[in-house]
């Protein structure tokens, strides 16, 4: 411990007791009659019995216990009072009485049958009925009931009088008058009866205060408020009824809805609160569901009655019972909730004189870890540490002293024994159930749950691989998951551990204590005011609040302390405090109210003066602008980014005159002024509001917000009648543009503007409500007053209000605001509580409409938002570089052909990568692919076995080879030891076990290496300082620089990585040194040559030095740095280059160089070979080469180079071939030979504009060279042949000086070579530009952002698909609650009943009558129940609305930067 269904029960028990109230039956005892037997005995009548049981009549009780919480927002309930408006059986106390008589009734018997001695006996239970129940007949008792008697201090009247009280009144004496009582029994102790009066206690009734949510509920009431007569109650009352008057409530929430028993307490929480209202206690309510009464002390009565209704049960179908929201159970319901148990032993209740009896109250016990307390499950020892099992860096380390084992102990449970207390008024008795002690055997029967991603204590391994799953929030998993699942292990509780819901808390996050509202939600547009809340100075009273002290209450139980009882503990008892409430009575008198008198400084008034686009009307002005007439004019005009629609020869633009129209008022004009916002701009007049200054006469508080409520309100909009010049939605057109329902343009309609009326919204903003007060200052400008100078102008000080900047405390998230506060305070109104949904739906009010005002909820989502910081970004600015553009030269895009890619094709065109590995694909490379072979493997360690097998050679058969399967061994080779017999077993070489091999995935797991941004000027730090902080400062500004280079100024001072410089190279010189280079002078020599002697000057070579620093002059710059000119100088302002690349981007590129994590394949994804392939070809794209020619071709002569290379090379002269090349073979490991011819250039001839003597591509033949081999797929050579091209559309690319263009030469790879690549190397040699608008890129400062994956960002809305909830609906159907008429039970109440029944009391001798009463009829009211027209609230409804949320649809392209049209 049934929180759900106050829905429904089976069966059993939950209220009786009394014989000391009665009469009886029956039983039992006495007694013994009549009979009956010889007799014992037998039978038992009458008649007694304070011996039992009891249906009955009588009396208490049954209204108490006990059980729920449906109703019910007041007829409740708490808290305090009232009762002068009240009742009380039983109890208690005191007083007085208890006399005298009647009729009756129920029990009982009979009212059926037989028999019968007439006493009765017997029988299907017998008056009627199936039962429930009920009827006639007779006689009966009482403490039933009925008259009569006494009777008062009772009850009702009348008189007189006292006294009290806040009315109504109360309470008191004295008198008179009328009325009302009983029961009885007894053992004589006593129990009982009736009256009166007080009492406890219990209860009716009535005040006042406090008790949920809704205003999308704003009016409610006719017994409604009052008054009188009247009726009713115990008792006040419209509580009822007749008549009268017109009242009552209500914003301080009436009326209506919805919800719910209410207190003590209870959970929380520092507290104020918040939420509750199970168990206990009090109160209330209800009893299947509605109504009513009746009895009694008490009831409209849980287990009484009477009526309707649903249900449910019996029936013989005529008709009856029933009422667990007691106590157990039972089915339904639910996520859920116990025995059909013991006992009246104790506590209490009835009744009883009392034993007693009855009590499902109660005591107790069973179920259930439902909470809450105690205890167990063992205690010690026991390894550098078993075994399993996990990890592992394989060492080893975790589980773990943890276990085995060794000793011990005796909770609880087992057995066995003793054995209080609970039992209490003198004793005796009374125990349903419950302990506590001892003794015993035995570690043995007895641990789980829940977590380890952060919060939050506790980690690792394997599975899985955006799946499965996990999630309280943040998130987790797409192949190395401490996050899912499993395992070890670990950490937290522990007989409990999690989960889930639910309250409070944390939440100051509804803020009284204790919060906001400029920009995060939040100040009504803006006045006047109603109501309400606040209010200035004195004085006096008053005592409303207040404070204190006090009375009384505030039940108990709880809590909280304190002691005590159970072994402790929960648990119990006791005292005590608290209970912040409310009340009584006294006392203060400052606040505060109230009431009286006063004051002036709040506040208004008066008066003098003053400014002003305040408003209303009427009058008027001119400029522009269109119209129209008219005169000049003669072709265009307008428009635009460019245009075109448009207008013009019918005369437009343009231009002059003149009329007329209507609107809006330059200049002055201002950050200026007025006004309560809204708004108000020509000028005069009229009328009219408010403000400011001075003065200080006057009223004396008259004040300050302000809920509603009124009035004003921008612009567009509506309505009627007007006006219309301009401008101008809508609309047409021309443009744009993919499209333009736009943004430009030409037209244009309503509107704009006048009157009247409507609407009432706006970024109605200062995003900032009014009103006082107080709290630094500076400046300007507006309206005004004072002093100050001898006056005036200026001006100076100050002063009062206004409209700005700027700042200082302070306030604030910060930005910011700062005496016009956003500051410190007071007062009063409004108004906010996460986005979305949504200012939206229903409703309601308001409007002519269009729509305002007010305003939810389903449902979603982890955010929306606010200010600031650092990026990044801009179709933002500002500086400022760059072959970026411009200027120039020269090219690609057209063309052939190389080549690289993509595609496409393939048996395969391996891969990557997208500026390339590729510094050489014909085998080889090669990683593909077709076929054939092989498995310890092509490569490498070890271990084990085996035997001298081996290697090398040589050779055979198959074969494309590879390989297999074989022969042979002369010579070679083959460690170590050694006694040379020999051993051993290295190497190798067979088997076979570990393993090898992988160019097989992952560059999104990595390292290393690179590339880009970018040779751009940039990137930090330390330590100060500023800021809550992110961060900033420094590194910003002003010059300068190629530079963040350096100079100056500076809350910075300083470093560090870069930048520069050190380093290479090249330019000049000096010096050193002189061979393989040189050769000026000497000599020799040669057809010639430094060829030889020599030399060492020069010129190279290569060492070491020098030089170049803005060092000098000058001008400019701040005296700085620097810059710009100049001088010298080989060289000038880093002389040219070149190496060298911050922090850091690009999940940039590379597992196919290496290395490696992990995954995967293992007679294959490993390795061996043949042959293809990577060279395929409609096509696209990139790079590049020849070229189109005459600045050129071709052929002849002829000069100058630099840096390389070379021994398996380079190869001279010499000879052969047209020619590639070939035969030979000097010299050279090279400053010495050779590759080696430099080309363009220079000079002479030929070709003259032509697809040509340009241009060479393709093809055919024929040749060489390399290589084992040039089919696919090699370069070269010669003769043939000669294609496309005649300068290349859009676009687009390189260079700024020895650059660029243009010319040849050399390497590396390399047998060769598809090299026209790539690296170098010299010759010849320019043009242009000293500008930054624009393009594209970057550096700084600065704005601006909704971006932070960072503009390749972000993000809107229509469509179109799916869930999901929700509004509208024609209708359909349910609930609630009233309202009006019908009907109309049971009952009270009121009437009639002299045609029904009637013991008591009256009158009568009686018969009969009468009162009364029953019983009937009638009326008033009235449950159920019918009809009707409405109200509300759900449900559902075809269609129809928007919403929100989904995958990577669809169309655009609105926001966010100037967002490309703010």
């Nucleotide at each position: 411990g049934g929180c759900u269904a106050a829905g429904g029960c089976a069966u059993g028990c939950a209220a009786g007791u009394c014989g000391a109230a009665c009469g009886g039956a029956c039983u039992c005892c006495c007694g013994g009659a009549c009979g009956a037997g010889u007799a014992a005995u037998c039978u038992g009548a009458a008649g007694g019995g304070a011996a039992g049981u009891u249906a009955g009549u009588g009396g208490c009780g049954a209204a108490c216990g006990g059980g729920u919480g449906a109703g019910g927002a007041a007829u409740g309930c708490a808290u305090g009072g009232a009762u002068a408006a009240c009742g009380u059986a039983c109890c208690c106390u005191g007083g007085a009485c208890u006399c005298g008589g009647g009729g009756a009734u129920a029990g009982c018997g009979g009212c059926g049958g037989a028999c019968u001695u007439c006493g009765g006996u017997c029988c299907u239970u017998u008056g009627c009925g199936a039962a429930a129940g009920u009827g006639c007949c007779g006689g009966u008792a009482a403490u039933a009931c009925c008259c009569g008697a006494u009777g008062a201090u009772c009850c009702c009247g009348c008189u007189c009088u006292g006294u009290a009280g806040c009315a109504u009144u109360g309470u008191g004496g004295a008198g008179u008058g009328g009325g009302c009582a009983a029961a009885g029994u007894u053992c004589c102790g006593g129990c009982g009866g009736u009256c009166c009066a007080g009492g406890a206690g219990c209860g009716g009734u009535c005040c006042a205060u406090g008790c949920c949510c809704u205003a999308u509920c704003a009016g409610c009431u006719u017994g409604u408020u009052g008054g009188u007569g009247g009726g009713g109650u115990a008792a006040c009352g419209g509580c009822c009824u007749a008549c009268c008057a017109a009242g009552g409530c209500a914003a301080c929430g009436a009326c209506g809805g919805g919800u719910a028993u209410c207190g003590g307490g209870u959970g929380u929480g520092a507290g104020a609160g918040c939420a509750u209202g199970a168990c206990c206690c009090g109160a209330c309510a209800c009893a299947u569901c509605g109504g009513a009464a009746c009895u009694g002390a008490g009831a409209c009565a849980c287990u009484g009655u009477c009526c309707g209704g649903a249900c449910a049960c019996c029936a013989a179908c005529g008709g009856g019972u029933g009422g667990c929201u007691g106590c157990a159970g039972c089915a339904a319901c639910g996520a859920a909730u116990a025995u059909u148990c013991c006992g009246c032993a104790a506590u209490g209740g009835g009744c009883g004189a009392a034993a007693g009896c009855c009590u499902g109250a109660c005591g107790g016990a069973g179920c259930g870890a439902c909470g809450c307390c105690g205890c167990g499950u063992g205690c010690a020892g026991g390894a550098c540490g078993a075994a399993g099992u996990c990890c592992u860096u394989c060492g080893g380390g975790a589980u773990g002293u943890a276990a085995a084992c060794u000793g011990c102990u005796g909770u609880c449970a087992g057995g066995g024994g003793u054995g209080a207390g609970g039992a209490a008024g003198a004793a005796a008795g009374u125990g349903a159930c419950c302990a506590a002690c001892c003794c015993u055997a035995g570690a043995g029967g007895a641990a789980g749950c829940a977590u380890c991603g952060g919060c939050u204590a506790a980690c690792u391994c394997c599975g899985u691989g955006c799946c499965a799953g996990c999630a309280g929030c943040c998130g987790c998993g797409g192949u190395a998951a401490u996050a899912c699942g499993g395992a070890g292990g670990a950490u937290g509780c522990g007989a409990g551990c999690g989960u889930u819901g639910u309250u409070c808390g944390g939440a100051a996050u509804c803020a009284c204590u204790g919060g906001g509202c400029u920009u995060a939600a939040a100040g009504c547009g803006c006045a006047u005011g109603u109501a309400g809340g606040c209010g200035g100075a004195g004085c006096a009273g008053u005592g409303u609040g207040u404070g204190u002290c006090u009375u009384g209450u505030g039940a108990a139980a709880g809590c909280c302390c304190u002691c005590g009882g159970c072994u402790c503990a929960a648990c119990c008892g006791a005292g005590g405090a608290a209970u912040u409430g409310c009340u009584u009575g006294g006392c203060a008198a400052a606040c505060u109210g109230c009431u009286g008198c006063u004051c002036u400084u709040g506040a208004g008034g008066c008066a003098g003066g003053u400014a002003g686009a305040g408003g209303c009307g009427a009058c008027u002005g001119g400029a522009a602008c269109c119209u129209u007439u008219g005169g000049u004019g003669g072709a265009g005009a307008g428009g635009u980014g460019a245009a075109a629609u448009u207008c013009g020869u019918a005369g437009a633009u343009a231009u002059c005159a003149a009329a007329g129209g209507g609107a809006a008022c330059g200049c002055c004009g201002g950050u200026g002024g007025c006004g309560a916002a809204a708004g108000c701009g020509g000028g005069u007049c009229g009328c009219u509001g408010g403000g400011c200054c001075u003065g200080u006469c006057c009223u004396g508080a008259c004040g300050c917000u302000g809920a509603g409520a009124u009035g004003c309100g921008a612009a567009a909009g509506c309505g009627u009648a007007g006006g219309g010049a301009g401008c101008g939605a809508a609309c047409g057109g021309g443009a744009u543009u993919a499209g333009a329902u736009a943004c430009c343009c030409c037209g244009g309609u309503a509107g704009u503007c006048u009157a009247c009326g409507c609407c009432g919204u706006a970024a109605a903003c200062g995003a900032u409500g009014c009103g006082c007060a107080c709290u630094a200052g500076g400046u300007a400008c507006g309206a005004g007053g004072a002093u100050c100078u001898c006056u005036g102008a200026c001006g100076a000080u100050u002063u009062u209000c206004g409209u700005g900047c700027c700042g200082g405390a302070g306030c604030a998230a910060a930005a910011g605001u700062g005496u016009u506060a956003a500051g410190u305070g007071c007062g009063c109104c409004g108004c906010c509580u996460g986005g979305g949904g949504a200012g939206u739906a229903c409703g309601g009010c308001c409007g002519c409409a269009a729509g305002g005002c007010u305003a939810a909820a389903a449902c979603u989502c982890a955010a929306a938002g606010g200010a600031a910081u650092u990026g990044a970004c801009g179709g933002g600015g500002g500086c400022u570089c760059a072959c970026a553009c411009a200027a120039g030269c020269g090219g690609u895009g057209g063309a052939g052909c190389a080549u690289g890619u993509g595609g496409a094709u393939u048996a395969a065109u391996u891969c990557g990568a997208c500026g390339c590995g590729a510094a050489g694909a014909a085998c080889c490379u090669u990683a593909c692919c077709u076929g054939g072979g092989u498995u310890u493997g092509a490569c490498a360690u070890g271990c084990a076995c085996g035997g001298a097998u081996g290697c090398c050679c040589u050779u055979g058969u198959g074969g494309a080879a590879a390989c297999a399967c074989g022969a042979g061994u002369a010579a070679g080779c083959u460690g170590c030891c050694u006694u040379c017999g020999g051993g051993u077993g290295a190497a190798a070489c067979g088997u076979g076990c570990a393993c090898a091999g992988g160019u097989g995935c992952u560059g999104c797991a990595u390292g290393g290496c690179u590339g880009u941004c970018g040779u751009c000027a940039g990137c930090u730090c330390g330590u100060g300082c500023u800021g809550u902080g992110a961060a900033g400062u420094g590194u910003c500004g002003g010059g300068u620089u190629a530079a963040g280079u350096c100079c100056c100024u500076u809350a910075a001072c300083g470093a560090g990585c870069g930048a520069a410089a050190c380093c290479c190279u090249u330019a000049u010189c000096g010096u050193u040194a002189g061979u393989u280079g040189c050769c000026a002078g000497c000599g020799g020599g040669u057809c010639a040559u430094g060829c030889c002697g020599g030399g060492a000057a020069c010129u190279c070579u290569a060492g070491c030095g020098a030089g170049a620093c803005u060092g000098c002059c000058g001008g400019c710059g701040u005296u700085a740095a620097g810059c710009c000119g100049g001088a010298g100088g080989a060289a000038g302002g880093u002389g040219g280059g070149g190496a060298c690349g911050a922090c850091g981007u690009c999940a940039a590129g590379u597992c196919a160089u290496c290395a490696u994590g992990g995954c995967c394949c293992u007679u294959a994804u490993g390795u061996c070979c043949a042959g293809g392939g990577u060279g395929u070809c409609a096509c696209a794209c990139g790079u590049g080469c020849u070229a189109c020619a005459a600045u050129g071709g071709g052929u002849c002569g002829u000069a100058c180079a630099g840096a390389g290379c070379g021994a398996g090379g380079c190869g001279a002269g010499a000879c052969c071939g047209c020619g590639a090349g070939g035969u030979g073979g000097a010299g050279c490991a090279a400053a010495u030979c050779g590759c080696a011819a430099a080309a363009a250039g220079c000079g002479g001839c030929c070709c003259u504009c032509a697809g040509u003597u340009c241009g060479g591509a393709u093809u055919g033949g024929a040749g060489u060279c390399u290589g084992c081999a040039a089919c696919u797929c090699g370069g070269c050579u010669c003769c043939a042949u000669g294609a496309a091209g005649u300068u290349g559309g859009a676009a687009u690319c390189g260079c700024u000086a020895g650059u660029a263009a243009u010319c040849g030469c050399g390497u590396a790879u390399c047998a060769g070579c598809c090299a026209u690549g790539a690296c170098g190397c010299g010759g010849u040699g320019a043009a242009u530009g000293u500008g930054u608008u624009c393009c594209u890129g970057a550096g700084c400062c600065u704005u601006g952002u909704a971006c932070a994956c960072a503009c390749c960002g972000c993000c809107c809305g229509u469509c179109a698909a799916g869930u999901c909830a929700u509004g509208g609906a024609a209708g359909c159907u349910g609930g609630g609650a009233g309202c009006a008429c019908c009907c109309g039970a049971a009952g009270u109440c009121c009437g009639c009943u002299u045609a029904g029944c009637u013991a008591a009391c009256c009158c009568u001798c009686a018969c009969g009558g009468g009162a009364g009463g029953c019983g009937g009829c009638g009326g008033c009211c009235g449950a159920c129940g019918g009809u009707g027209a409405g109200c509300u609230c759900g449900g559902u409804g075809a269609c129809u609305g928007g919403g929100a949320c989904u995958a990577a649809g669809u169309c655009g392209g609105a926001a966010c930067a100037a967002g490309g049209u703010a």

This is a predicted structure of a 1462-nucleotide RNA (small-subunit ribosomal RNA) from a metagenome. The prediction has a mean pLDDT of 81. Its Rfam family is "Bacterial small subunit ribosomal RNA". The sequence is in RNAcentral, with records from SILVA.